[in-house]
RNA sequence: UACCGAUAAAGGCAAACCUAUCUAAAGGUAGGGACGCAAAGCCACGGGUCUAAAGCAUUUUAUUAAAUGCCAUGGCAGCCGGGUUGCCGAA
Numbered sequence: 001u002a003c004c005g006a007u008a009a010a011g012g013c014a015a016a017c018c019u020a021u022c023u024a025a026a027g028g029u030a031g032g033g034a035c036g037c038a039a040a041g042c043c044a045c046g047g048g049u050c051u052a053a054a055g056c057a058u059u060u061u062a063u064u065a066a067a068u069g070c071c072a073u074g075g076c077a078g079c080c081g082g083g084u085u086g087c088c089g090a091a
Base pairs, nucleotide, nucleotide: 004089005088012037013036017032018031019030020029021028022027035078041084042083043082045081046080047079048076049075050074055070056069057068058067059066060065
């Protein structure tokens, strides 16, 4: 240094939930709060997955409009893989 991950040391992050807020929603942001995490740091490249505003199709309705289905250009990095950076140093 690399691989690896300890009943080591110093620390770090923060699930669910609550409050406020943005958003059509998924979800995000901030505060509180800890289920857990050796990358639960960062990146939507691949797979997977969530939502369906707009759009398209169908149905109902006198019309406005409503309902259903499809669909990502919107998300999820704490789903997996991949890329990249990093603390410590036992076996």
Molecule: c-di-GMP-I riboswitch aptamer
Organism: Cytobacillus firmus DS1